[in-house]
Molecule: SAM riboswitch aptamer (S box leader)
């Protein structure tokens, strides 16, 4: 870099350093010198872990507490939203609502 999967409406500082941009991309809306983006430190959570039960011939599943290691996270639903179907209003556009789907991010496994 690419394939498989599984999750993505819950959580997470009134800290320190720094200075201007950022929230992937479109279009929107946002956010920010009352100080961002970033690193420190601090924290959440539990994907991977390891632990107790439990069903199973096994392989493996399913609970549930734990968190000291491996990652990840800490604005707003993955901030809407881009495609397609359905309903809803409308004369009809606009507009809304719901499922799905791309696109995106994370963990695990391959290659």
């Nucleotide at each position: 870099c690419u394939c498989u999967u599984a999750u993505c409406g819950a959580g997470a500082g009134c800290g320190g350093c720094g200075g201007a941009g950022g929230g992937a991309c479109u279009g929107g809306c946002c956010c920010u010198g009352u100080g961002a983006u970033g690193c420190c430190c601090g924290g959440c959570a539990a994907c991977c872990g390891g632990c107790a039960a439990g069903u199973g011939g096994a392989a493996a599943c399913u609970u549930g507490a734990c968190a000291a290691g491996g990652u990840g996270c800490c604005a707003a639903u993955u901030c809407c939203u881009g495609c397609a179907a359905a309903g809803u209003u409308u004369a009809u556009u606009c507009a809304c609502u719901u499922u799905g789907g791309c696109g995106g991010a994370u963990g695990a496994g391959a290659g």